[in-house]
Predicted 3D model of a 1451-nucleotide RNA (small-subunit ribosomal RNA) from an uncultured bacterium. The RNAcentral record of the sequence draws on ENA. It matches the Rfam family "Bacterial small subunit ribosomal RNA". Gene Ontology terms of the family: ribosome and structural constituent of ribosome. Model confidence (mean pLDDT): 83 of 100.

RNA sequence: AGAGUUUGAUCCUGGCUCAGAAGGAACGCUGGCAGCGUGCAUAACACAUGCAAGUCGAACGAUGAAGCAUUCUUCGGAAUGUGGAAGAGUGGCGAACGGGUGAGGAACACGUAAGAAUCUGCCCCUCGGUCGGGGACAACUUUUGGAAACGAAAGCUAAUACCCGAUACGCUGUGGAGUGAAAGAAUUUCGCCGAGGGAUGAUCUUGCGUCUGAUUAGCUAGUUGGUGCGGUAAUGGCGCACCAAGGCGACGAUCAGUAGCUGGUCUGAGAGGAUGAACAGCCACAUUGGAACUGAGACACGGUCCAAACUCCUACGGGAGGCAGCAGUGGGGAAUUUUCCGCAAUGGACGAAAGUCUGACGGAGCGACGCUGCGUGAAGGAUGACGGCCUGCGGGUUGUAAACUUCUUUUCUCGAAGAAGAAGCUCUGACGGUAUUCGAGGAAUAAGCAUCGGCUAACUCCGUGCCAGCAGCCGCGGUAAGACGGAGGAUGCAAGUGUUAAUCGGAAUUACUGGGCGUAAAGCGUGCGUAGGCGGUUUAUUAAGUCAGAUGUGAAAGCCCCGGGCUUAACCUGGGAACUGCAUUUGAAACUGGUCAACUAGAGUAUGGUAGAGGAAAGUGGAAUUUCUGGUGUAGCGGUGAAAUGCGUAGAUAUCAGAAGGAACACCAAUGGCGAAAGCACUCUACUAGGCUUUUACUGACACUCAGAGACGAAAGCUAGGGUAGCAAAUGGGAUUAGAUACCCCAGUAGUCCUAGCCGUAAACGAUGGAUACUAAACAUUGCGUGCAUCGAUCCGCGUGGUGUUAUAGCUAACGCGUUAAGUAUCCCGCCUGGGGAGUACGACCGCAAGGUUAAAACUCAAAUGAAUUGACGGGGACCCGCACAAGUAGUGGAGCAUGUGGUUUAAUUCGAAGAUACGCGCAGAACCUUACCAACACUUGACAUGUUCGUCGCGACUCUAAGAGAUUAGAGUCUUCGGUUCGGCCGGACGAAACACAGGUGCUGCAUGGCUGUCGUCAGCUCGUGUCGUGAGAUGUUGGGUUAAGUCCCGCAACGAGCGCAACCCCUAUUUUUAGUUGCUACCAUUUAGUUGGGCACUCUAAAAAAACUGCCAGUGAUAAACUGGAGGAAGGCGGGGAUGACGUCAAGUCCUCAUGGCCCUUACGUGUUGGGCUACACACGUGCUACAAUGGUACUUACAGUGAGAUGCGAAGAGGCGACUCCUAGCCAAUCCCCAAAAAGUACCUCAGUUCGGAUUGUACUCUGCAACUCGAGUACAUGAAGCUGGAAUUACUAGUAAUCGUGGAUCAGCGCGCCACGGUGAAUACGUUCCCGGGUCUUGUACACACCGCCCGUCACACCAUGGAAGUUGGUUACACCUUAAGGCAAAGCAUAAAACCUUUGACUACGGUACGAUCAGCGACUGGGGUGAAGUCGUAACAAGGUAACC
Repeated sequence: AGAGUUUGAUCCUGGCUCAGAAGGAACGCUGGCAGCGUGCAUAACACAUGCAAGUCGAACGAUGAAGCAUUCUUCGGAAUGUGGAAGAGUGGCGAACGGGUGAGGAACACGUAAGAAUCUGCCCCUCGGUCGGGGACAACUUUUGGAAACGAAAGCUAAUACCCGAUACGCUGUGGAGUGAAAGAAUUUCGCCGAGGGAUGAUCUUGCGUCUGAUUAGCUAGUUGGUGCGGUAAUGGCGCACCAAGGCGACGAUCAGUAGCUGGUCUGAGAGGAUGAACAGCCACAUUGGAACUGAGACACGGUCCAAACUCCUACGGGAGGCAGCAGUGGGGAAUUUUCCGCAAUGGACGAAAGUCUGACGGAGCGACGCUGCGUGAAGGAUGACGGCCUGCGGGUUGUAAACUUCUUUUCUCGAAGAAGAAGCUCUGACGGUAUUCGAGGAAUAAGCAUCGGCUAACUCCGUGCCAGCAGCCGCGGUAAGACGGAGGAUGCAAGUGUUAAUCGGAAUUACUGGGCGUAAAGCGUGCGUAGGCGGUUUAUUAAGUCAGAUGUGAAAGCCCCGGGCUUAACCUGGGAACUGCAUUUGAAACUGGUCAACUAGAGUAUGGUAGAGGAAAGUGGAAUUUCUGGUGUAGCGGUGAAAUGCGUAGAUAUCAGAAGGAACACCAAUGGCGAAAGCACUCUACUAGGCUUUUACUGACACUCAGAGACGAAAGCUAGGGUAGCAAAUGGGAUUAGAUACCCCAGUAGUCCUAGCCGUAAACGAUGGAUACUAAACAUUGCGUGCAUCGAUCCGCGUGGUGUUAUAGCUAACGCGUUAAGUAUCCCGCCUGGGGAGUACGACCGCAAGGUUAAAACUCAAAUGAAUUGACGGGGACCCGCACAAGUAGUGGAGCAUGUGGUUUAAUUCGAAGAUACGCGCAGAACCUUACCAACACUUGACAUGUUCGUCGCGACUCUAAGAGAUUAGAGUCUUCGGUUCGGCCGGACGAAACACAGGUGCUGCAUGGCUGUCGUCAGCUCGUGUCGUGAGAUGUUGGGUUAAGUCCCGCAACGAGCGCAACCCCUAUUUUUAGUUGCUACCAUUUAGUUGGGCACUCUAAAAAAACUGCCAGUGAUAAACUGGAGGAAGGCGGGGAUGACGUCAAGUCCUCAUGGCCCUUACGUGUUGGGCUACACACGUGCUACAAUGGUACUUACAGUGAGAUGCGAAGAGGCGACUCCUAGCCAAUCCCCAAAAAGUACCUCAGUUCGGAUUGUACUCUGCAACUCGAGUACAUGAAGCUGGAAUUACUAGUAAUCGUGGAUCAGCGCGCCACGGUGAAUACGUUCCCGGGUCUUGUACACACCGCCCGUCACACCAUGGAAGUUGGUUACACCUUAAGGCAAAGCAUAAAACCUUUGACUACGGUACGAUCAGCGACUGGGGUGAAGUCGUAACAAGGUAACC
């Protein structure tokens, strides 16, 4: 000192959470020792038992033990004297201290500083006195009551007990006068009384300080004051009588709640915040309430009286008690100790003293409760042991750790010695045989807890599988979890360690130090103005604030500094500093304040002008709408996306004229003007407020702001009365729609208007309070004044008041603000402190009501929010492209068939592919095989691979026999008799056998993966380096102006360059040249049926090399660019035509069944083999194709013209047979040589528009070919049969030229099998105006509450569960005001009695605790039912908001 958490990312705002410290703590696990501290925080709950306050015989009377002495004695003892222990009583002092607790109390209770009208036992000082008398009462004796507690009566007696007289100082009083003391005991000495003073202690008064609530705003009758009297130690309404009407309060009275206060303690850098255990000071209390007595002191913890509750005793009549003293018990509670020792020390009471008493105190015990110290060993020790864990199998780690060797003894056990604490002092030590010292023994007796995803130091394996569980926050767990549980390892602290609750800190998150308010929470809707706050210039004075000095005080302890003492430390202790405060006093006089005086710059008044929808009142005007009357006129009008409702033949709409009535005032008009805001607009009139400007004069700080109060305050709404043309909530109807209580249409009432009154709110916004001063500019506009120029309009300047735009500095999270500040400063007011709950509930005030103002909590979440960024998206915008549309051609969708898919079926119909991007797809070819599926039957180291051991040397092929469906099994036979060699059963090979490692899996996961592929898309994009801009995410570059097929190129530009893509380089094709001519070609010369043959290589062709095309040339357009348009030349012209080539990435796209592969699963089976079946099923639905529906055709006949490519288990000519498929026979060809090898077209004839000479499905019969095999289930042929179908609904596909369409040919796979696929050539069109629209894509821009990115997000009702809360008939309890009733004890008063006077006694009166009654107030608990709120993976209904969210949203 910070960190985590909102977002795809960023910066803010803002909350939540963490790391620290601390303790009277508690709980979990663990636990060796010592010192010093500390220990009922809860029930001020109830208490058994013991102890905690007594002492004095030197105050007194009686009793009188031991001892001593004397006398007597029956020798037991007795008596007397002395003695004085002991102890009840009288008396004195103490018991008011010490000890406990914190209930009450918000107060002179406490703290601090002052004060006076007071008292003060014991103590100290000074002065004086201590004389003379008297009568009683306890004890005791006797009698007596009672269970007891406790009494009653009679009699005797002493005193330092009590009383009287005298005297003294004193007190009262002007004086006279009155009143008023004493005590003795004893040997010195101690007492007693009066007076004065001191000290100590106590009382009273005052200033200041001392918690929360205004949802507590008024309180007070002894109340405030005076006079008099009483009372008190003393002042005082303390009490009483009379008089006056005061006193307190927004600087918070009263009321309610809470609380002992302080020194201090904890925390904090401090300021503060929290707290008030232990120690110390003060207060209050002693079961609850009241009261007094005694006394120096009490209204008294271990005293009294009364009342109440509770407990105990009882003979039932009556009595006793008070642990919040020390121990202890029960109870409560998460939780807090021994019924210990001692008066040795310190202190206290009494006493002359010895001494007695002392649960104060000194000590010990218990508790890791805290702080502090020590220990659990030290050094060496590698084969880096065993074991554990991990592993890439090599090793790593635990780990010098252990073992082992050497050493030490703090601690522990035993033994020996043994304190200080004791003083003025002979004696006296609880602690304690303690601390400490010495000796002996032996590593011996001694380590745990938490954590290990980030914050936060520390990582792997196994198990689990959104389960179990973790979690302080974020969050982990759905089969590879560093986050759960275990293990190994590691980290942190350590006799402790974690957790929980509470405090401060971090939190500048209540901000005095030290925050904010345009958009994040936050400026009152706006003036006025009271209190308050704050305030211009100058002189003088004062000294309240302020500053300085001094004095007093601020207890001690504590904190801090310097020392000292316990071995150290904690702890204890000496000194100092500090205690930031208060009071008194002496000074200073700048500033603030006060007073006196003055000034004019602020403010105000007057005067001359001036602009204006400023206000309020009265009048007037025209345009328009509507209605009415009349005329003209006829069938529609109106309305919409399209319609309908509606109006109209009873005459509408349209049009003309007239009339009525209400509301609003076009153009001017603006970025304009005025007003405090709300707001204000035809025009005219009178009334009226304010502003601005100019000149001079006057007042002389009169100013600014403003809590409360009071005023104004849009629209809507309310009350009463008018008015009502248009518009128009509600309402009705028509549409739309799944619905449509809406949007659209037709009607239409309140209302809108006026008068009078209420309401008091708006996104009342500049989301920006008011005032003053200062701080660059530029432009525009509206007022006023003024200067120069001008004939003038006016222009250009200057000053001043408004209204706007841009912009510097500065500020801001950014956006933005920027002399009209959100800049720099001062003053005053208002407001904010996470989101939701909620601007809600309750209470109060206001209101006729609607409602408004003020304004919470429980509960819940870890976010909510602001600005900006990049994307994506939009039923946003702009530009551009594409067979995308349009223009065309041919189709599909209808029929039959083929093929694929779905569905259904089945023992099985194997599996995959699913919008585009699955569906003639994997499959370039399922009869067996394939084959993965089903049924049945077989095998188990296996059909296949490697290794070890053993055996054999051939293996193998073929034939036959037998069983079997076959795999397979059994047997016989034929052919053949392994290779190398270093000659070694040495190497290799093959086969067989056994066992084990293992094989095997088209089993699962394409959401664990590699590879490959589809798609956007052959779309033009995707990025980087450096620089620059921005706090940053990011931007720039890549945008802009042109252009292109293209991020193609040019220009411009804070960018300059570069990469992957585009293009080019590659292949085919179009032209030419050269080279080469066999199997190709044949112009020419011969020749032939025939380039057949001999020449030949010119041509065609073949296949190698080269050339050619580059906007190169010209013109125009363009910016003089890039480029485009046209032209020339050229085989080809602007990318010549095709192909290959697929950027960064998207779709968890597809594929584990091509292959590879992690993990999981099967292992006499999910592996392997075989036979048969299935993948070919069939009500149906879809995709892709073929053939057709015919005359641009069909059939028959005649007759031409290709190219690619294939060919030896092959292509197969020619010839022959067959109607034909095909067969027989063979020539040629391992191919520019042989062969496969054309059709459409053309010509001729027939058919003549029909289900046909179209169409060919289906079916029957007979065949051909392939093959082991053609039933399920092949292809073909001939004859016969001759379905549907006459051009195809909605919808939809392909194609821009050698293309579509049409015609045939070849190939792969393949024994055979295609209408599919891949290729090849023949014939060979139509159309494109164009980019509005549909689809897809690209660029820029805009909005966004989306980022899993619109298949997004998200709102409300209803239903269900749970939670807290409001209301509520009532009910229960606490506190309390006022009034009244009754009244104990008690003191007071009065009277009586009594007395010398009193007292006692008796009676009465008012006061009065508890109790009771009545009416309230307030707080809380419960409450049928009820209201909304919150929370809850997958409920219902809609779709309100976010994009123009599909009707812009919001107040």